[in-house]
RNA sequence: GGUAGAGUUUGAUCCUGGCUCAGGACGUACGCUGGCGGCGUGCUUAACACAUGCAAGUCGAACGGUGAUGGGGAGCUUGCUUCUCUGAUCAGUGGCGAACGGGUGAGUAACACGUGAGCAAUCUGCCCUUGACUCUGGGAUAAGCGAUGGAAACGACGUCUAAUACCGGAUACGACCUUGGAAGGCAUCUUCUGGGGUGGAAAGAAUUUUGGUCAAGGAUGAGCUCGCGGCCUAUCAGCUAGUUGGUGAGGUAAUGGCUCACCAAGGCGACGACGGGUAGCCGGCCUGAGAGGGUGACCGGCCACACUGGGACUGAGACACGGCCCAGACUCCUACGGGAGGCAGCAGUGGGGAAUAUUGCACAAUGGGCGAAAGCCUGAUGCAGCAACGCCGCGUGAGGGACGACGGCCUUCGGGUUGUAAACCUCUUUUAGUAGGGAAGAAGCGUAAAAGUGACGGUACCUGCAGAAAAAGCACCGGCUAACUACGUGCCAGCAGCCGCGGUAAUACGUAGGAUGCAAGCGUUGUCCGGAAUUAUUGGGCGUAAAGAGCUCGUAGGCGGUUUGUCGCGUCUGCUGUGAAAACCCGAGGCUCAACCUCGGGCCUGCAGUGGGUACGGGCAGACUAGAGUGCGGUAGGGGAGAUUGGAAUUCCUGGUGUAGCGGUGGAAUGCGCAGAUAUCAGGAGGAACACCAAUGGCGAAGGCAGAUCUCUGGGCCGUAACAGACGCUGAGGAGCGAAAGCAUGGGGAGCGAACAGGAUUAGAUACCCUGGUAGUCCGCGCCGUAAACGAUGAAUGCCAGACGUCGGGGGGCUUGCCCUUCGGUGUCACACCUAACGGAUUAAGCAUUCCGCCUGGGGAGUACGGGCCGCAAGGUUAAAACUCAAAGGAAUUGACGGGGGCCCGCACAAGCGGUGGAGCAUGUGGUUUAAUUUGAAAGCAACGCGCAGAACCUUACCAACCCUUGACAUCGCCUGACCGGGCCUGGAAGACAGGGUUUUCCCCGCAAGGGGCAGGUGGACAGGUGCUGCAUGGCUGUCGUCAGCUCGUGUCGUGAGAUGUUCGGUUAAGUCCGGCAACGAGCGCAGCCCACACCCUUAGUUGCCAUCAGGUCAUGCUGGGCACUCCAGGGGAACUGCCCGUGAUAAGCGGGAGGAAGGUGCGGAUGACGUCAAGUCCUCAUGGCCCUUACGGGUUGGGCUACACACGUGCUACAAUGGUGGUGACAGUGGGUUAAUCCCCAAAAGCCAUCUCAGUUCGGAUUGUCGUCUGCAACUCGACGGCAUGAAGUCGGAAUCGCUAGUAAUCGCGCAACAGCAUGGCGCGGUGAAUACGUUCCCGGGCCUUGUACACACCGCCCGUCACACCAUGGGAGUUGGGUUGACCCGAAGGCGGUGCGCCGACCACGCGAGUGGAGGCAGCCGACCACGGUCAGUUCAGCGACUGGGGUGAAGUCGUAACAAGGUAACC
Repeated sequence: GGUAGAGUUUGAUCCUGGCUCAGGACGUACGCUGGCGGCGUGCUUAACACAUGCAAGUCGAACGGUGAUGGGGAGCUUGCUUCUCUGAUCAGUGGCGAACGGGUGAGUAACACGUGAGCAAUCUGCCCUUGACUCUGGGAUAAGCGAUGGAAACGACGUCUAAUACCGGAUACGACCUUGGAAGGCAUCUUCUGGGGUGGAAAGAAUUUUGGUCAAGGAUGAGCUCGCGGCCUAUCAGCUAGUUGGUGAGGUAAUGGCUCACCAAGGCGACGACGGGUAGCCGGCCUGAGAGGGUGACCGGCCACACUGGGACUGAGACACGGCCCAGACUCCUACGGGAGGCAGCAGUGGGGAAUAUUGCACAAUGGGCGAAAGCCUGAUGCAGCAACGCCGCGUGAGGGACGACGGCCUUCGGGUUGUAAACCUCUUUUAGUAGGGAAGAAGCGUAAAAGUGACGGUACCUGCAGAAAAAGCACCGGCUAACUACGUGCCAGCAGCCGCGGUAAUACGUAGGAUGCAAGCGUUGUCCGGAAUUAUUGGGCGUAAAGAGCUCGUAGGCGGUUUGUCGCGUCUGCUGUGAAAACCCGAGGCUCAACCUCGGGCCUGCAGUGGGUACGGGCAGACUAGAGUGCGGUAGGGGAGAUUGGAAUUCCUGGUGUAGCGGUGGAAUGCGCAGAUAUCAGGAGGAACACCAAUGGCGAAGGCAGAUCUCUGGGCCGUAACAGACGCUGAGGAGCGAAAGCAUGGGGAGCGAACAGGAUUAGAUACCCUGGUAGUCCGCGCCGUAAACGAUGAAUGCCAGACGUCGGGGGGCUUGCCCUUCGGUGUCACACCUAACGGAUUAAGCAUUCCGCCUGGGGAGUACGGGCCGCAAGGUUAAAACUCAAAGGAAUUGACGGGGGCCCGCACAAGCGGUGGAGCAUGUGGUUUAAUUUGAAAGCAACGCGCAGAACCUUACCAACCCUUGACAUCGCCUGACCGGGCCUGGAAGACAGGGUUUUCCCCGCAAGGGGCAGGUGGACAGGUGCUGCAUGGCUGUCGUCAGCUCGUGUCGUGAGAUGUUCGGUUAAGUCCGGCAACGAGCGCAGCCCACACCCUUAGUUGCCAUCAGGUCAUGCUGGGCACUCCAGGGGAACUGCCCGUGAUAAGCGGGAGGAAGGUGCGGAUGACGUCAAGUCCUCAUGGCCCUUACGGGUUGGGCUACACACGUGCUACAAUGGUGGUGACAGUGGGUUAAUCCCCAAAAGCCAUCUCAGUUCGGAUUGUCGUCUGCAACUCGACGGCAUGAAGUCGGAAUCGCUAGUAAUCGCGCAACAGCAUGGCGCGGUGAAUACGUUCCCGGGCCUUGUACACACCGCCCGUCACACCAUGGGAGUUGGGUUGACCCGAAGGCGGUGCGCCGACCACGCGAGUGGAGGCAGCCGACCACGGUCAGUUCAGCGACUGGGGUGAAGUCGUAACAAGGUAACC
C1' cells in the first nucleotide's frame, strides 16, 4: 500500500458461456438551464485555400556620403548668403544575427525515438582560462554623379571614392604535411623529442577599455558508431547486384559501398527476412489492488516538415518556415513583352465539420538579437477579451413560527401530503450594486545630485451606504438502482442500457402532484480502462459444455539420471555512474481556503561499470549404472507379405424322377412355371465368404486382422546379467501408414446390390415392403486422404487402499490338484482424491513434472475470396468478413407425454338383458325467419326435458305504440293537514292516464304548545339500470373422481433444484394393513363416527292392534276389556375375521366352514383431499371499475319468447297374440290435506275369465271436423280434459351408439313440488321380477413403478426444408473508373563535379622609364556522366461502379409436405 458485485438461457437447479449495468477519465459535442470569482484549457476534421496588418533586425564607437536641429563667426538687401562646430536621420558598403525563438505532425517501423556505452574516426561562431602577436604595401567597388532601357519588377553603360570589404609581402610556435629516435597503449595508433616544407593580422576612443590573428585547454552545441527495448499481418516465405566482403582511389569535419575501378560470391531469413497496413517517439496522461491495458491534447526532451518535387550557395552551424535556383499545380498583376506569391508564426477570412476564441494592449516584467552604451526590434513573452470546456471556491439567506392557513394533489371522505414550507416576527449583508481610498509585482537604467520608469489597472484589496433586497435548475422514480400515486391513452401513441413495458384498472408511455439524486450545473452521445479470471505471467481450460491432430517415425527447438573437479554465463549481494526538469508520493511554505504555485526529501522498479559468493541451472573435463539399448535362453499370438490347398452353402448348366403350381407378403401383386418350374437325385462350372471352435479372449501404432499348410518377415513378453555407458523424453515444419465410398486402367463377376424398371401401400409415395437389376463389392497396378478414424480421453515418467475374473511367462510349497508369489496385458467393482453433475478411480478424468496440438458466445461457416498447396476428377487442406440474435449449450431435477415397458382397477371390454339411431308426437338446441322471435351463449365428455319446481295477461328481461321525469323504491330539508285514498256515476280513450260530479273522511303521545306517523306539494343531493366486463372479484356449482391420492415437521442424503419418508416384498375397495428399509412421526383424504333399511330386547299403548275373555251386528275392533302380536317412536343389544380348518414368513391377509336375521365395507345414502380446466354464473345474490340519467330508468296496452324448407340431442307412444278389447279383480308404500295412525285424496297396475286369430288388423293412434267441461278479467294468436266422427306414418329400424352386475335390469302403476289452469319433464314410492361375468388380449378412463425426451402454454407440444412476398448485407460477374507500386526504355531543368575554354577579366608575377606586353589565376560559353518533373510499354496490388446471377440473414397470421425430438411411428447419427 492492498482485490465488492448485479441482471439476463430454465417450470425450477447447478455449470459453461456470451450480452448488459453500476465506477473513473476526456482538448469533447449536443439538449435543457445558468449568479460570482480564481486557476487552467480551447481546429481532434481539409499538411484545404488564403484578403489585410504585424511576427528579425541592429550597429554612425567599421566606412564613404546625406546632413534636420542648435551654437558661434563673417557678409549684409534684418532675412537671406556663406564659413565653422554639433551632429538627429537616412539609402548604400561592411560586421553580427537571421540555423534561435514560434508553428505543425504530412512523411517516417527508421539508430527516428528511449536507455546505456563508444569516437585512438570528429567539428564547434559568440563565452571562459592560458601563451604569443597585432609589421608593411596595393589595386578595386557600391553609394554618389552623368546619361539611359522597361508598364512594372528590375536593370544596362560611363565616371569618382572609403573601410574592421578584398589582395600581395615579412615574421611565426607546441599548428599542418613529411621524416629519424625514445616511451606507452587497445589493432589501426598515441605521447615526447630532432630535421625539412607550408600558412596570418585591422583598427576605434581624450582615457579606462575593446576588437583582430595564431596556438592549447574548458564549456556549450552538433556529427557519427554500437548493445538492448517498444505496432498488426504468414490468406506476405523466400529476399538481395553496390547486393556482402576485400584491395586501391575519390569524397567528408570525420568512420564507412558514402562513391568509383578491379577481385571474390557472398549477405539476410521461421528467434519472421522481404512485402503489405497503420503510426511521429519519449518523460508522461487515463485506468487498474497489482501485473497489465489504452493513449501521446496542454507542459518538457528529441525527430521530421514548411505549396508539391529536386538542387545547391552562403555560413561555425542550413541543404535554410517569413533566403536563392529549377520543375509542377494554383492564385494575383500586366501596357501581353513580362513579372509577383507561399499564415503547419499572431490575429483574421472562406471552406470542411457535431465542434474549437480577438484582424486587442504592452515591451512594465522574464527571455532573445544587435550595440561600448543609451537604446532599437521582439504576435517569444506578459496581460486583457470570448466560451460553465474542465478543476476549485462562494452565494441564492439565518433563527423563530400551526396537533398545521389558502391553493394544488390524493382519499377508505375520516383524513393525508406539499409542510416550518409560506405568511408573520427578529436578525445578518458574503456576492452583485453604489461612494471613497488604493497596491505589491521595480530591480535595473540614469545623473554631479536628481527627476523619472506598470501593459495588466483605478485591477486586486480596504472602508462606508441601502436593502432579503437581484440570483435554481436538470435528470430520474418496474428490477438492476435511491425514489409512488392519480388522470389520459388502449399492442395505438410511445418507452427501452439489459431483462422488457403498452391489447380498458400501466408505480415502465404522456401529464400532474409528490419523492429521490446531483447541483450552476444536470442529462445524452462517442471513446478508453475497469468490472472481464471474457486471451488467464500473476490467473483459465480441452470424456459429455468450444477445444486431443486418425496413427506412427523423426528434424530444429524445449526439457533431462548419479557423482567429482573447474569456469562464474544465468543467479545472489555491496559500491560507483547514470536514470533531465516538470509530473507522482511525503513534509513544509505562499495566495483569506481550495484549485494553483514555491521549497526540501522520496520515487524513477531501468541500464552500465566494478568488488565479492558459487548451493542450484548452464559451459568444459572426468567417472558411474538404477533410464534407454545390445547379447544369450525361452515363449504366446486372426501381426504383415507371397504361394498352395479344403469342405459346407448359394447360383448356373446337363441328365433322371415327377406334376401344377412355385415364390412372396400384414394382405397381395409384379415375377417364374405345361416350351415341365418349385420339390428331389446324380454329374459339372464358377466366384465370393470361411459355420462350430469363439470368449467380457488374442495380435497390431492406428486403420484393422479369422478355413488349413508352407516360405519370408516386424514387434511384444519372461528369464539371465555378459556388453556398453545418458546414447533419453517430446516433437513446430517434414515423411510414411491410413476403414468405407469414389477415380483411372486391365481382369473377374456366384451371392448381395446404389442408380434404374415393375408391383404394392398411400390423399400423394420419386420411400419404407416385394420381384428384378447396372455400377460397385473381388484381384493386379496407380490415385484419393477423409469417418461418431471414439475410450468422443495426445505422448512419456514417477507416486497414491483394495477385491474379484481372465490371457502370456517365471519362482516356491507340494496332497498333481490347488495354494502362495512375481513381471507384462486385458476387464468388473470399489476407498482416498477429483468432477458442474454424470461419472473417473494403479489401463485416472487423482497427485506432480516435461513437450506438442487445440479452444475463447450462437448463427453466417468449416462457407466465400484471394490465394497458397495437393488431386485426373470428385474434392481435400489452410480459412475470414459484413450482417444478425441474447442467447446457443452441458449435466442433473420435478412433471407431462410416448403408435416405450411392467403391475393393478373401473359395466372399460368381453358374457348377457333392454334400448337409441328408422316412424308419429312431445320437449330442448342450432339454423333460418321476424318489428321482436329477450337472454346465458349454457358448447366434447362436464351445452342441448339445462337456468325454467311449470311464458295466455302477469312472469318478461324483447318489439310496436302511448305516457312520466327527484321518479315504481330509500334517506334528508321546507311547506301543508284536508288533501289523498275508497265506493258510485259520467267521459276522451286500447289502457296507463287527463278532466268533472257525488259520497265517505285521518291515526298515536300530549292539558296545551308541539312532536311522531301517514299523505300531498316543492328543491337538490340522489334514486334506478336483467346495461358491459365471470379475463377485475366474493359466494355457489360442474368436472377429473368417492379416483387413492396430496402434503408437512424433525432428521438424513445432495453444491443445488430436489430426494428420502410415499420406494421395495406381500395384501387390500383403499398410501388398507403387515414385514423390511435413514428414517421417525404427523396432517388433509380412505375407513369409522351420522341417517335409513334388515333381526332381537326393553319402555310407552291412542286416533294403532285383537291372541285370550265377554257382548253385539247382514257385515265391520263395532263395544267392554286387554297391550300378547302387528305397528308406531324413544332407548339398548347384535358382526369383531370373534370361532374352526387350510394357506401364508408363525404377519397382514386370503380360501373354506360352523353358528347367525345379517359375514368379511351386511345393503343404500349423506360425506368430494391438494389441486386442474382464466370451466360456469355480474340474468339468484353481493361487489370493484366503466357506461346511461326527460333514459340503457319508470308505467300501460297489444304482440313476441309458441314462427318453420331443415339439422341434432333427450324422451313418450307404437309397430302387436308374452298382445288388443270387455268383464272381474285382492294385497301396497311414500306423500299431501294446519293434526302420530281416525277421515279424505284412493281407483293401484300387474293377475284371472271371455273374445279377437296375423291383417296396416278390434294393431297404432297422429291429424282434422264438430259438440262440450274446467280454470281464469280474458283460452284468437296460445291451455288442459271429455263425447262423436276421422284413422296418417309405422310390420322392430344403415353406419354408428347408450344403460345396467340383484331386489339390479326390464316391466307396472301411485304420490309430491311449483301451480288459477297446464307434465311424455323433475323428485320420490312401492308391486312383479330376470339373464350373464370364461377372463383382462384388445377399445376408453384412471392409479403405482420404471424408461426415453430437443416437450414445460407441457403431444391440440416441439420442429425441418423447398416455394411465394418484403427488406438487408455479401460472393461471382462481360467489363469500366480511379489510387498505390515495380521493371524496361525515352526526355533530361536547375545544380555541383569532371573536361574544355580561340571570347572576357587579369589586384599577383615577369619585362618595360612609361604606355603597355606576356603569364599565373579566374569568368562566360560549350561538352560529359549524375539527376527531379514528364512520356511510352508491360506487370502487380488496392478500392468504386456493374446487366445478370449464387447462396445467407431477418420478417404477424402465406403454400406444400412431416424429416427430427417418444421405439417420433423405417432407431438416430458420422
A computed fold for a 1470-nucleotide RNA from an uncultured bacterium, annotated as small-subunit ribosomal RNA. Rfam family: Bacterial small subunit ribosomal RNA.